[in-house]
Context: one part of a larger RNA
Molecule: small-subunit ribosomal RNA, 5' domain
Organism: Deltaproteobacteria bacterium
RNA sequence: UAACGAACGCUGGCGGCGUGCCUAACACAUGCAAGUCGAGCGAGAAAGUCCCCUUCGGGGGGCGAGUAAAGCGGCGCACGGGUGAGUAACGCGUGGGUAACCUGCCCUUGAGUGGGGGAUAACCAGCCGAAAGGCUGACUAAUCCCGCAUAAGACCACACUGGCUGCGGCCAGAGCGGUCAAAGGGGGCCGAGCAAUCGGUUCUCGCCUGAGGACGGGCCCGCGGCCCAUUAGCUAGUUGGUGAGGUAAUGGCCCACCAAGGCGACGAUGGGUAGCUGGUCUGAGAGGACGACCAGCCACACUGGAACUGGAACACGGUCCAGACUCCUACGGGAGGCAGCAGUGAGGAAUAUUGCGCAAUGGGCGAAAGCCUGACGCAGCAACGCCGCGUGAGUGAUGAAGGCCUUCGGGUUGUAAAGCUCUGUCUGGUGGGACGAUGUGGUCCGGGUAACGACCGGAUUGUGACGGUACCACCGAAGGAAGCACCGGCUAACUCCGUGCCAGCAGCCGCGGUAAUACGGAGGGUGCAAGCGUUGUCC
Numbered sequence: 001u002a003a004c005g006a007a008c009g010c011u012g013g014c015g016g017c018g019u020g021c022c023u024a025a026c027a028c029a030u031g032c033a034a035g036u037c038g039a040g041c042g043a044g045a046a047a048g049u050c051c052c053c054u055u056c057g058g059g060g061g062g063c064g065a066g067u068a069a070a071g072c073g074g075c076g077c078a079c080g081g082g083u084g085a086g087u088a089a090c091g092c093g094u095g096g097g098u099a100a101c102c103u104g105c106c107c108u109u110g111a112g113u114g115g116g117g118g119a120u121a122a123c124c125a126g127c128c129g130a131a132a133g134g135c136u137g138a139c140u141a142a143u144c145c146c147g148c149a150u151a152a153g154a155c156c157a158c159a160c161u162g163g164c165u166g167c168g169g170c171c172a173g174a175g176c177g178g179u180c181a182a183a184g185g186g187g188g189c190c191g192a193g194c195a196a197u198c199g200g201u202u203c204u205c206g207c208c209u210g211a212g213g214a215c216g217g218g219c220c221c222g223c224g225g226c227c228c229a230u231u232a233g234c235u236a237g238u239u240g241g242u243g244a245g246g247u248a249a250u251g252g253c254c255c256a257c258c259a260a261g262g263c264g265a266c267g268a269u270g271g272g273u274a275g276c277u278g279g280u281c282u283g284a285g286a287g288g289a290c291g292a293c294c295a296g297c298c299a300c301a302c303u304g305g306a307a308c309u310g311g312a313a314c315a316c317g318g319u320c321c322a323g324a325c326u327c328c329u330a331c332g333g334g335a336g337g338c339a340g341c342a343g344u345g346a347g348g349a350a351u352a353u354u355g356c357g358c359a360a361u362g363g364g365c366g367a368a369a370g371c372c373u374g375a376c377g378c379a380g381c382a383a384c385g386c387c388g389c390g391u392g393a394g395u396g397a398u399g400a401a402g403g404c405c406u407u408c409g410g411g412u413u414g415u416a417a418a419g420c421u422c423u424g425u426c427u428g429g430u431g432g433g434a435c436g437a438u439g440u441g442g443u444c445c446g447g448g449u450a451a452c453g454a455c456c457g458g459a460u461u462g463u464g465a466c467g468g469u470a471c472c473a474c475c476g477a478a479g480g481a482a483g484c485a486c487c488g489g490c491u492a493a494c495u496c497c498g499u500g501c502c503a504g505c506a507g508c509c510g511c512g513g514u515a516a517u518a519c520g521g522a523g524g525g526u527g528c529a530a531g532c533g534u535u536g537u538c539c
Base pairs, nucleotide, nucleotide: 003537004536006535007534008533009532010531013389014388015387016386017385018384019382020381021347026345027344028343030342031341032340035075036074037073040072041071048063049062050061051060052059053058082300083299084298092224093223094222095221096220097219098218101217102216106213107212108211109210110209112207113206114148116146117145118144124137125136126135127134128133153180154179155178156177158175160173161172162171163170164169184205185204186203187202188201189200190199191198192197226272227271228270233263234262235261238260239259240258241257242256243255245253275297276296277295278294279290280289281288282287302323303322304321305320306319325336326335327334328333353379355378356377357376361375362373363372364371365370392422393421394420395419402413403412404411405410426480428475429474430473431472432471436466439463440462441461442460443459444458445457446456447455483528484527485526486525487524488509489508490507494523495522496521497520498519504511505510
């Protein structure tokens, strides 16, 4: 000099775009942050209102409404969001391997969806408990659960052929035997029926079983990336083998037995520190330092441990156990986990609103309408940063007054001001007023189909948090808008007064003891400018 997630001091007009707990992975009040599907299933209120009856207490019926809340079932909750504690490790980066593997939803393609059985919640009754919650009995449905049939196919065992091979095996083909499936919902048309409903047909959403793809992952390996040798030896599941177990899968991953190995100055082991990367800052580069925001990967979710469900978790807002802490309690027993978004206390030099909206983008569920979404889009606060704009422009000498200096002549502040002539950015007022919605939803018409739906085209209509914001026009008026540091040398900018080794300054050299350009004030000047300095850190 440059840089910063900065802080502090003085000062502060506007806008755009960004950024904002670096400390205590400290503790958390309150609200919200993950639901959805009635086109899978069985049930099903109340308030209110209308009518009827009434012994005036109330009773019945319709609407509310097949709504709300709850239950069974499905999908989601493993994504999205946060944090950096741990981790020196195949955790990360990069390049490979998997002949050792998996992949729900999605896409393409083939085959199928037959016929039976069973249970249980909700609800009801009874009971226990202060509560949280639970027990018993009885009833019931399904896309819940279980047999049977079928088996193209898949898998398993046996034997065979061909090809490939890393020589372990892998791939393909045909044979015999064995094992293994499924679920229904909705719409249109036709027929039967008084209706409920049933049958046929077709479309659609599903379901089952193969093959292929896509996407996402698991595991393994080469190489690369911190400090200390004032850490030199480390190791018993340790190193290898055989067998068995476990997993989607290799493996000492686990276990039994056998052998005695394995690692290390090319730094093992131990200790310290640390999430890694794309990148960021700096530098001519080489390099050095860093890893905030954004993006990829990893790890964690009060602390430690464990499994369950599931395609996937050993699961932030799931379960169980133990612990610390907080809360409730009828003392028997229970409840909780902001490193989600806001917010509180604490710590600290220091870091924001308990805001609006799902309009857009994206996500979950749903056939759809839609519902949910503190992801996200916006707004609020902060000169925290970068960028842009303004605080006026022209003219104006007798060089006014005042200030300061003076050799008392004058010099300087200084075209600076005043005055005159203009302009109108920003702020203020008035009026108009968005893009973001070429999307998507409703209705209608046409095409499409045997028909319905999907889909395509057209018309019309609804849908915006931001926001009456941006932007535009007009009104008004120089009016509301400049500070901070420095002036001995480095280093750009000098005089006077005060002080007298005092008070003080200081980044280094050094200033101050009676004329101090170095302290304090003033005038003047220099440099930056809505900032300027200081401190910290790094190059």